[in-house]
RNA sequence: UGCGACAAAGGCAAACCCGUCGAGAGGCGGGCGCGCAAAGCUACGGGUCUCCUUUCGGAGGCAGCCGGGUUGCCGAAC
Numbered sequence: 001u002g003c004g005a006c007a008a009a010g011g012c013a014a015a016c017c018c019g020u021c022g023a024g025a026g027g028c029g030g031g032c033g034c035g036c037a038a039a040g041c042u043a044c045g046g047g048u049c050u051c052c053u054u055u056c057g058g059a060g061g062c063a064g065c066c067g068g069g070u071u072g073c074c075g076a077a078c
Stems, first nucleotide, its partner, number of pairs: 002078001003075002011036002016031006034064001040070003044067003047062006
């Protein structure tokens, strides 16, 4: 460095419910606990969702869809 254990310590938190913000996708806070070794961060490529638009196109969302970039805890075996 790869790798990722029926390891240790700690971490995150889907669906659903409540509150709140938003036109919406969805965001945030609380409960819960499906899962996660980057389920930390980043809309760069693809994808997908919402709104506007006759069209061209425009404005936004999703990082827990797949890649890329970047930072990082622990240390059995190989």
c-di-GMP-I-GGC riboswitch aptamer from Rubrobacter sp., 78 nucleotides, folded computationally. The model forms 95% of the base pairs in the Rfam consensus. Its Rfam family is "c-di-GMP-I-GGC riboswitch aptamer". On this family, see Weinberg et al., Proc Natl Acad Sci U S A 2017: "Bioinformatic analysis of riboswitch structures uncovers variant classes with altered ligand specificity". NCBI's taxonomy places the organism under Bacteria, Rubrobacteria, Rubrobacterales, Rubrobacteraceae, Rubrobacter. The coordinates come from a structure-prediction model, not an experiment, and the mean pLDDT is 88.